Bacterial RNase P class A from a Kofleriaceae bacterium, 374 nucleotides, folded computationally. The source organism's lineage runs through Bacteria, Pseudomonadati, Myxococcota, Haliangiales and Kofleriaceae. The model forms 96% of the base pairs in the Rfam consensus. It matches the Rfam family "Bacterial RNase P class A". It is annotated as a ribozyme. It is recorded under the gene name rnpB.
């Protein structure tokens, strides 16, 4: 110089002005609740509204809504079928299609990468096109014998056979290379790779290794059905429960529910349920402490756990987190220069978590491999 892997920051800092939003405490007005009363009020507790004054206040992806869970309903979710999802192996994890370590296969000189990676000797269906022939195969040009014709000769044609070695066709032609062998070939033999059976050894496994046997028997395809083994009930914070209000508790029906079906279950008779019809878009909770963040130390190769300390970190709903200004830092273009100008991604909470993919402007660490020179 090139590359290749991992980590982490990410409209930057500092101040002033002036806003938006939740939380705490203080003050005023004002309602409501309790006690007390000389009926004039006084104390207290809540709450609204306003004003001060502290503290807080977007993201690595908040995004895609793609998997997994909490949680809430539906019935407490049981048992079968039907469906869907996962697919080497061992761990981690609350779980997972997620993440570590390996294994096997493919790519790369190498770091290192990438893999939708069970089963094809249950069984069934599929294999265009071109090719003789595509599954218990075939012979189109070829090569070989024999044999008959023709020709002076090379040789050429026909007939019958052998043959898969060499052309060709295709994605994929029923082991490859080489040596013998043969008429000409051929696992016809034989070496070595390869495939298959079987013993050992190593490993928790996946699997890898070593040695013995067997001329080879079994093409692909399951992202076709299907088998195998493991898992899934469904819908979601517009789940949902409460409180106020409204409207005609008014018409139908006789069973209903279990959100794909069938057994089970369970529930109703001044009650359940639907369907018309009507009325409502207010308010509180759910809502943010959490499988939570950080430092340290143990145990593990690691994912990750144990223990110990700290810390409290957005919670709005016609949806807030922002605007100026002045200084410094980054980057680029000018200028000797002092300094001028000029950019600075992706994108934005909406119950909340673990992952995944995706987007992205510039930086920082740190290891590692490959080529050159000293």
């Nucleotide at each position: 110089g090139g590359a290749g892997a991992g980590a982490u920051c990410g409209a930057g800092g500092u101040g002033a002005u002036c806003g938006c939003u939740g939380g705490u405490g203080g003050c005023c007005u004002c309602g409501g609740g309790c006690g007390g009363u000389u009926c004039g009020c006084c104390g207290u507790c809540c709450g609204c509204u306003g004003u001060c004054a502290c503290c807080g206040g977007a993201g690595g992806a908040a995004a895609g809504u793609c998997c997994g869970a909490g949680c809430u309903u539906c019935a407490a979710a049981g048992g079968g079928c039907a469906g869907g999802g996962u697919g080497c192996u061992g761990g981690c994890u609350a779980a997972c299609g997620g993440c570590c370590a390996g294994u096997c296969g493919a790519g790369g000189u190498g770091a290192c990468u990438c893999g939708c990676a069970g089963g094809a000797a249950a069984g069934u269906g599929c294999c265009a096109c071109a090719g003789a022939a595509a599954a218990c195969a075939g012979a189109c040009c070829g090569c070989c014998c024999g044999u008959c014709c023709c020709g002076c000769g090379a040789g050429g044609g026909g007939c019958g056979g052998g043959u898969a070695a060499g052309g060709g066709u295709g994605a994929a032609a029923c082991g490859g290379u080489g040596c013998g062998g043969u008429a000409a070939g051929a696992g016809c033999g034989c070496a070595c790779c390869g495939c298959c059976c079987g013993u050992c050894u190593g490993g928790u496994g996946a699997c890898a290794g070593a040695c013995g046997g067997g001329g080879c028997a079994c093409g692909g395809u399951a992202a076709a059905c299907c088998c195998c083994a493991c898992c899934c009930g469904a819908a979601g914070c517009a789940a949902g429960a409460c409180c106020a209000g409204a409207c005609a508790g008014g018409g139908g029906u006789c069973g209903c529910g279990u959100g794909g079906c069938c057994c089970g279950c369970g529930c109703g008779a001044u009650g359940a349920c639907u369907c018309c019809g009507g009325g409502u878009u207010g308010g509180u909770c759910g809502c943010u402490c959490g499988a939570g963040c950080c430092c340290g130390c143990c145990g593990g190769c690691a994912a990750c756990g144990a223990c110990g300390g700290g810390c409290c970190c957005a919670g709005a709903c016609g949806a807030a987190u922002g605007a100026u200004c002045a200084c410094c830092a980054c980057c680029g273009g000018c200028g000797c220069g002092a300094g001028c100008c000029g950019g600075a991604a992706c994108a934005g909470a909406a119950c909340u978590c673990g992952g995944c993919u995706u987007a992205c402007c510039g930086g920082u660490c740190c290891c590692u491999c490959c080529g050159g020179c000293g």